This is a predicted structure of a 108-nucleotide RNA (SAM riboswitch aptamer (S box leader)) from a soil metagenome. The model forms 90% of the base pairs in the Rfam consensus. The RNAcentral record of the sequence draws on MGnify.

RNA sequence: CAUCAAGAGGGGUGGAGGGAAUGGCCCUGCGAAGCCCCGGCAACCACUCGGACGCUAGUUCGAGGAAGGUGCCAAAUCCAUCAGGACCGCUGUCAGGCCUGAAAGAUG
Numbered sequence: 001c002a003u004c005a006a007g008a009g010g011g012g013u014g015g016a017g018g019g020a021a022u023g024g025c026c027c028u029g030c031g032a033a034g035c036c037c038c039g040g041c042a043a044c045c046a047c048u049c050g051g052a053c054g055c056u057a058g059u060u061c062g063a064g065g066a067a068g069g070u071g072c073c074a075a076a077u078c079c080a081u082c083a084g085g086a087c088c089g090c091u092g093u094c095a096g097g098c099c100u101g102a103a104a105g106a107u108g
Stems, first nucleotide, its partner, number of pairs: 001108004009038005017027003022080003039073003044069002047064007077104001082101004087097002
């Protein structure tokens, strides 16, 4: 800096945790994490083709396939947290629901 509401799981081993953290809510002895094997998803890097620019080193945009390097394969990054906005609702406050952005996190 870009992306994060899509997509994609079986077996073996193991034996109680896991979903980052806090709260919630979930998953899990009908077998968690970890490790191994096989399979799959996706298209970030790499690769191929084309356009534009170019200081001729390259940069950038689009398309393509999936044999290479990563990543991923419960739930939106599972949800919330901080700020702003319009409204619903309420006598009013609190709480709740909606939208946008930020923070934090993950991957490249």